Small-subunit ribosomal RNA, 5' domain from an uncultured prokaryote, 529 nucleotides, folded computationally.
Context: one part of a larger RNA
RNA sequence: GAUUGAACGCUGGCGGCAUGCUUAACACAUGCAAGUCGAACGGUAACAGGCAAAAGCUUGCUUUUGCGCUGACGAGUGGCGGACGGGUGAGUAACGCGUAGGAAUCUACCCAACAGUGGGGAACAACUCGGAGAAACUCGAGCUAAUACCGCAUAUGUCCUACGGGACAAAGCGGGGGACCUUCGGGCCUCGCGCUGUUGGAUGAGCCUACGUCGGAUUAGCUUGUUGGUGAGGUAAUGGCUUACCAAGGCGACGAUCCGUAGCUGGUCUGAGAGGAUGAUCAGCCACACUGGGACUGAGACCGGCCCAGACUCCUACGGGAGGCAGCAGUGGGGAAUAUUGGACAAUGGGGGCAACCCUGAUCCAGCAAUGCCGCGUGUGUGAAGAAGGCCUUCGGGUUGUAAAGCACUUUCAGUGGGGAAGAAAAGCAUUGAGCGAAUACCUCAGUGUCAUGACGGUACCUACAGAAGAAGCACCGGCUAACUCCGUGCCAGCAGCCGCGGUAAUACGGAGGGUGCAAGCGUUAAUC
Numbered sequence: 001g002a003u004u005g006a007a008c009g010c011u012g013g014c015g016g017c018a019u020g021c022u023u024a025a026c027a028c029a030u031g032c033a034a035g036u037c038g039a040a041c042g043g044u045a046a047c048a049g050g051c052a053a054a055a056g057c058u059u060g061c062u063u064u065u066g067c068g069c070u071g072a073c074g075a076g077u078g079g080c081g082g083a084c085g086g087g088u089g090a091g092u093a094a095c096g097c098g099u100a101g102g103a104a105u106c107u108a109c110c111c112a113a114c115a116g117u118g119g120g121g122a123a124c125a126a127c128u129c130g131g132a133g134a135a136a137c138u139c140g141a142g143c144u145a146a147u148a149c150c151g152c153a154u155a156u157g158u159c160c161u162a163c164g165g166g167a168c169a170a171a172g173c174g175g176g177g178g179a180c181c182u183u184c185g186g187g188c189c190u191c192g193c194g195c196u197g198u199u200g201g202a203u204g205a206g207c208c209u210a211c212g213u214c215g216g217a218u219u220a221g222c223u224u225g226u227u228g229g230u231g232a233g234g235u236a237a238u239g240g241c242u243u244a245c246c247a248a249g250g251c252g253a254c255g256a257u258c259c260g261u262a263g264c265u266g267g268u269c270u271g272a273g274a275g276g277a278u279g280a281u282c283a284g285c286c287a288c289a290c291u292g293g294g295a296c297u298g299a300g301a302c303c304g305g306c307c308c309a310g311a312c313u314c315c316u317a318c319g320g321g322a323g324g325c326a327g328c329a330g331u332g333g334g335g336a337a338u339a340u341u342g343g344a345c346a347a348u349g350g351g352g353g354c355a356a357c358c359c360u361g362a363u364c365c366a367g368c369a370a371u372g373c374c375g376c377g378u379g380u381g382u383g384a385a386g387a388a389g390g391c392c393u394u395c396g397g398g399u400u401g402u403a404a405a406g407c408a409c410u411u412u413c414a415g416u417g418g419g420g421a422a423g424a425a426a427a428g429c430a431u432u433g434a435g436c437g438a439a440u441a442c443c444u445c446a447g448u449g450u451c452a453u454g455a456c457g458g459u460a461c462c463u464a465c466a467g468a469a470g471a472a473g474c475a476c477c478g479g480c481u482a483a484c485u486c487c488g489u490g491c492c493a494g495c496a497g498c499c500g501c502g503g504u505a506a507u508a509c510g511g512a513g514g515g516u517g518c519a520a521g522c523g524u525u526a527a528u529c
Stems, first nucleotide, its partner, number of pairs: 001529004006525005013376006019369002021334001026332003030329003035080003040077002043073002047071003050067008087288003096213007105205002110201008118152001120150002127142005157168004172193006180187002214260003221251003226248008263285004267278004290310005312323004340366001342365003348362001349360004379409004389400004413470001415465005423456001428450008473518005478499003484513005494501002
């Protein structure tokens, strides 16, 4: 000199864009952060409508009861999603990460292709009845549906094989409809969404290898599933991954092992570079989710799932239960120190759904903080009687100083009033054309028209009004280092980054006047180069 996720002191006008627990991976009150689908299913607790019955009467309304009939929908069965998104950096010196390769693998949803989607069965929730419990919750009996579950058939194919053969599927739901059939439910046809098998792709993931990846030798030897082989098992898959047997290997001064420290990288800071330091925000990977262990489900495994043990907190009728903010806010604590218990799903993206739509503390915004960077302003011109006052003085004057006042202008920003975007296009509805099709239904695609949809926010921006009006401080002035005099003090009080100042004229302490440097900041401290 540059820099910072900074803090502290003094000061503080506005805006834009960023950033904001670096410490206790300490403990957490409260609310929210993952749901959705009735076009899978039995249904109807609530709400609304309709129909029927009854009662009251004000004679067309109110009340009650019934009917899932309709819009819908609590709880339940079922499907998909809760493995993404969000947080943190404790652990980890490791194939964890980075770069470059590899072969023995899996991959829901998505895309492409081929082949199918036939016919049966038995249950379990919900519900009803009964029991137990303070509660959390739970037990028994009975009924029932399905895209839940299980056989049978078929097998383009796939898998296994001793090449004889053997094994393996599926589910329906919704829209529309001319003949024909009908038990008036529908069959049938067609379209859409699904379902099953196989192949390929895409995406994601698992595995292996080479090289690189902090300090300590006051850590020199380490290792028995250890190193390799064979058989067997296991895995999606290779492999001591596991196991039995056999061999005795394997690593190490090119630093094994042990100890300490640490998430890694793209990057960031600095530097002419080489390098050094660092790993906040953003992005990629990894690890973790109160601590430790375990499996289940699933294509995939766990922050807001389960089980066990432990510590802690809470409830209890003392028998027993409940919980996990390193999600967003917020609280206590720790600390020099770090924000709101805000708004909205309008946009982008994600989950579910045919869709409408629902959910989304992801996200987009707003709030707080000069924490940083950038921009703007706090006026402009004129004005010598060089006013007054202050300070200095050799008492002549000098300086503050064109500074002020005065005069003439301007009005950015802030203020008040008025106008006022873009971020919004999809979707919906109507209609035209094309495709599908028996079809002028439906559905899909494309076009046209129309109708809405904004948290931010009456925001950005534009404009009018008034008036210089509301807006400057901080540090320094001995040398390094730009900037000097007076007074006070008297080795005292104090200053200080280094050299050093202060013991009666201190440009070095304290104050004042003046000056210098930066400026909505300026200094100090800490840290890095």
The full RNA is in RNAcentral, with records from ENA. The prediction has a mean pLDDT of 86.